[in-house]
RNA sequence: AUUAUCUUUCGGGGCAGGGUGUAAUUCCCUACCGGCGGUGAUAAAACAGCAAUGUUUUUAGCCCGUGACCCGCUAUAUCAUCUAUAUAGCGGUGGAGUUCAGUGAGAAACUGACGCCGACAGUUAAAGUCUGGAUGGGAGAAAGAUCUA
Numbered sequence: 001a002u003u004a005u006c007u008u009u010c011g012g013g014g015c016a017g018g019g020u021g022u023a024a025u026u027c028c029c030u031a032c033c034g035g036c037g038g039u040g041a042u043a044a045a046a047c048a049g050c051a052a053u054g055u056u057u058u059u060a061g062c063c064c065g066u067g068a069c070c071c072g073c074u075a076u077a078u079c080a081u082c083u084a085u086a087u088a089g090c091g092g093u094g095g096a097g098u099u100c101a102g103u104g105a106g107a108a109a110c111u112g113a114c115g116c117c118g119a120c121a122g123u124u125a126a127a128g129u130c131u132g133g134a135u136g137g138g139a140g141a142a143a144g145a146u147c148u149a
Stems, first nucleotide, its partner, number of pairs: 001148001004146007017029003031129002033118002035066004043058006061116002070092009097114001099113004120132003
């Protein structure tokens, strides 16, 4: 430096205030929140340089991809068999702005404005925000060990 394997740790936020009602953090007014990786016209910050400029870091809920939930198939295990359950792999499903204006050579990313979206089950009444599966899983992040050159 690179490839592969393994180990450890980490790995999601949010209804304040009010209305109606027997009953709502679920409806209505309003409020609040934005996983992970990539991209980053550019911009910002730090450092270096006399300067031109260079390096590093950060920057998207709705641009690309992806995870949780749910569904299916295959294999294995449990079982006398089926069913079922668990684990692993593969596949499917899985929301929302190519809005408007500005700047500019160029905008999906910058600035401003307006708008939009959010698994499943439960609930005295319909949930992105409450409760639950979940002391779970997980995209992935960091560190370390071994292997190879």
Molecule: FMN riboswitch aptamer (RFN element)
Organism: Neisseriaceae bacterium